[in-house]
RNA sequence: CUGAACAAUUAGCAAACUUGUCGCAAGGCAAGGACGCAAAGCUAUAGGGACCCACCGGGUCAGCCAGUUGCAUUC
Numbered sequence: 001c002u003g004a005a006c007a008a009u010u011a012g013c014a015a016a017c018u019u020g021u022c023g024c025a026a027g028g029c030a031a032g033g034a035c036g037c038a039a040a041g042c043u044a045u046a047g048g049g050a051c052c053c054a055c056c057g058g059g060u061c062a063g064c065c066a067g068u069u070g071c072a073u074u075c
Stems, first nucleotide, its partner, number of pairs: 003075003012037002017032006035063001041068003047065002049061005
C1' cells in the first nucleotide's frame, strides 16, 4: 500500500414514535427518543433502484445497492 475479518470502552451518528414547523404529497428541518450503524461521513439530471404529485412534467429518498473520502484492532 492492497484485500479480508471484526469490537463498541472513550468519542460519533440516530430508526420507529411524539411535539413544533414547512410541503398537495413523497418527505425536509428543530427538540425529545433509541431500533440500529465501522462509513448510518459525503454524493440525487449527468449509475441502478424505491417513493410522491396540482403528472406530456416536476419532486423526494444517501438508514437500498452504488460512487467517493476516511478511522481503531487483527490476519
The RNA shown here (c-di-GMP-I riboswitch aptamer) has 75 nucleotides. It matches the Rfam family "c-di-GMP-I riboswitch aptamer". Rfam links the family to the GO term cyclic-di-GMP binding. It was read from a public genome assembly, where an Rfam model found it. The prediction has a mean pLDDT of 75.